[in-house]
This is a predicted structure of a 72-nucleotide RNA (transfer RNA) from an uncultured Holosporaceae bacterium. Rfam family: tRNA. Its mean pLDDT, the model's own confidence on a scale to 100, is 81.

RNA sequence: GGUCAUGUAGCUCAGUGGUAGAGCACUACGUUGACAUCGUAGUGGUCGUAGGUUCGAUCCCUAUCGUGACCA
Repeated sequence: GGUCAUGUAGCUCAGUGGUAGAGCACUACGUUGACAUCGUAGUGGUCGUAGGUUCGAUCCCUAUCGUGACCA
C1' cells in the first nucleotide's frame, strides 16, 4: 500500500427499514437472626464520526477514525 471483518448500556453480545433489547454488573425493596442465594422494581445508550438515500436509518450507500485478520 491492497482486501476483508468489526465498532450498539460499565462488560459480553442480540437486533437485516417502523417506539433500541438480553445476560452479567449496579441501586432500592422483599425474603434471612446475619450473609449468600432467590424474587420484584429501577438506573444506565447522541447505536464510532460526518454526509447521502428514504415518509422513516442501528439496519442501505459514500467518506473517515479506531481495532483485528490476510496478502504484498